[in-house]
RNA sequence: CCAUGCAGCCGGGGUGGCAGCGGUACCCUGUACCUGCAAUCCGCUAUAGCAGGGGUGUUGGUCUGUGUCGGGUUUUAUCGUCGGUGCUGGCUGUGGUAAGUGGCGUUGACGUACGGGUCUUGCGCGAUGGAUACCUAUGAACCGUGUCAGGUCGGGAACGAAGCAGCACUAAGUAGGAGCAUUCAUGCGCCGCAAGGGUGCCUGGACUGAGUUAACUGCCAUGGUAACGGCCGGAGGUAGGGCACAAAGCAGACUGCAUGG
Numbered sequence: 001c002c003a004u005g006c007a008g009c010c011g012g013g014g015u016g017g018c019a020g021c022g023g024u025a026c027c028c029u030g031u032a033c034c035u036g037c038a039a040u041c042c043g044c045u046a047u048a049g050c051a052g053g054g055g056u057g058u059u060g061g062u063c064u065g066u067g068u069c070g071g072g073u074u075u076u077a078u079c080g081u082c083g084g085u086g087c088u089g090g091c092u093g094u095g096g097u098a099a100g101u102g103g104c105g106u107u108g109a110c111g112u113a114c115g116g117g118u119c120u121u122g123c124g125c126g127a128u129g130g131a132u133a134c135c136u137a138u139g140a141a142c143c144g145u146g147u148c149a150g151g152u153c154g155g156g157a158a159c160g161a162a163g164c165a166g167c168a169c170u171a172a173g174u175a176g177g178a179g180c181a182u183u184c185a186u187g188c189g190c191c192g193c194a195a196g197g198g199u200g201c202c203u204g205g206a207c208u209g210a211g212u213u214a215a216c217u218g219c220c221a222u223g224g225u226a227a228c229g230g231c232c233g234g235a236g237g238u239a240g241g242g243c244a245c246a247a248a249g250c251a252g253a254c255u256g257c258a259u260g261g
Stems, first nucleotide, its partner, number of pairs: 001261006008056003011029005019045005033053005060255007070245001072243008081234005088229002090225008099217003102213003111207002114204005119196006125189002127186006134177005144169004152161003
C1' cells in the first nucleotide's frame, strides 16, 4: 500500500423508581431498525437491559469545548389560599379595688333599732247580679168566700132551703213598679278586724354625725371567643439569584483490531 473479516453505529436528555445501572411509564428535544418481556414491574451487576432477527460496511464514531430548548434543586422577595394557635392585638363575662369623673349628702348621707302600706288567707261591712218578701193592676163557667135577681124545691099560707148568672173580695198564676227587709253568689272595694309573710317598692319618725355609692374610665385576679389582625406550619403562583445536569446546533482533536500478500 492492497485484499478479506470484525470493531463501531442504527438517537439523546430530564423526572420517577432502584443498593446501583438500563428498560417499560411521564416530560423535553427531534426523526434516528423490527419482534417478545415489563410497574403489585422486566432484566442486569460496575464491562450493567435480556432474548431473537435485520441494515450500513467505516466521513462514521469517540472525546473536549461552546451553546441553551428543557426539567431538577436551593435561596430571597411578594401575592393569595388551607390548617392550627385564646400563653398575641382586638372584642367580651365574673369578682374585687376606689385613683379619676359622676350621683346622693348638715334641707342630715351611710349605719342601727322600731312601725305602717302594697302581698296571702280568714271573718265582717258594703257594692254588683239573681231570687223571695212588699205595692199596684189583672185573675176562678163548675170542683174558693160573701151577697145572691130570675128560676127550682118544701109548705094551705107565712116563710124556709139549695143555689146558676151578675157584682165584690181573693187563691194558684200573669204583668208592672220601687229600693226600706231577707237570702244566695262574686277573679268587685281611694272599707274594718285578725293571723301570716316580708326578696322588691312606697312611707313615718327615733339615735348617731360625714361620708357614701360603684354607673363610666383606670388598676388587679380569673374566664370566654378563631370573624379580623398577629404568630406557627403546609401546598401553590409570580419575579430574581446560586448549584449541578443538559438535547439539537457549532468548533476542534483523535480515529482501531486480526489475518494474508
A computed fold for a 261-nucleotide RNA from a Lachnospiraceae bacterium, annotated as Bacterial large signal recognition particle RNA. The organism belongs to Lachnospiraceae, within Bacteria. The prediction has a mean pLDDT of 76. The gene name in the source record is ffs. RNAcentral holds the sequence, with entries from ENA.